[in-house]
RNA sequence: UCUCGAUAAAGGCAAACCCAUCGAAAGACGGGGACGCAAAGCCACGGGUCUAAGGCGAAACGCUAUGACAGCCGGGCUGCCGAA
Numbered sequence: 001u002c003u004c005g006a007u008a009a010a011g012g013c014a015a016a017c018c019c020a021u022c023g024a025a026a027g028a029c030g031g032g033g034a035c036g037c038a039a040a041g042c043c044a045c046g047g048g049u050c051u052a053a054g055g056c057g058a059a060a061c062g063c064u065a066u067g068a069c070a071g072c073c074g075g076g077c078u079g080c081c082g083a084a
Base pairs, nucleotide, nucleotide: 004082005081012037013036017032018031019030021028022027035071041077042076043075045074046073047072048069049068050067054064055063056062057061
């Protein structure tokens, strides 16, 4: 240095749920809270998933992302520590 990841050290993040705000919704942000996480840091590039305001077609309703999800899987960029 690369791979790798410990009942190590120092720290970090924070699911569900609750409250408030934003949003058509999915969801996001803040506070509380911890199920978990070695990239649970960042990027929608590929796949996937969610939503469907608007649009299109309609009898119910269906289709559709220009909206989302990085804590679904790949990929890219960056990064703390150092036992085996």
c-di-GMP-I riboswitch aptamer from a Bacillota bacterium, 84 nucleotides, folded computationally.
Rfam family: c-di-GMP-I riboswitch aptamer. Gene Ontology term of the family: cyclic-di-GMP binding.
The organism belongs to Bacillota, within Bacteria.
Its mean pLDDT, the model's own confidence on a scale to 100, is 91.